[in-house]
């Protein structure tokens, strides 16, 4: 340095839920909370899921169309960076 990840050590993050704010919405931010995470740090490149808009159908508030627009990195793959050092 790389791989790897311990009943090690020091840290870190913060599910669900609650309150406030922003957004048509998916969702995001802040505070509380702490399920868990060895990258649960960052990136929307690939896939997947979700929302809104458009076209068409339509008994449905449903299906469907798209070289439309967004969201989710705590869905997976991938990329970049990072603490420690047992086996």
């Nucleotide at each position: 340095c790389u791989c790897c990840g311990a009943c090690a050590a020091a840290c870190g993050c913060a599910c669900c839920c609650c309150g406030g704010c922003c957004g048509u919405g998916a969702g995001g931010c802040c505070g509380g909370u702490c399920c868990g995470c060895a990258a649960a740090g960052c990136c929307a490149g690939g896939a997947g899921c979700c929302u809104c808009c458009u076209c068409u159908c339509c008994c449905u508030u449903g299906a469907c169309c798209g070289c439309g627009a967004g969201g989710c990195c705590g869905u997976c793959c991938g990329g970049c960076u990072g603490c420690c050092g047992a086996a």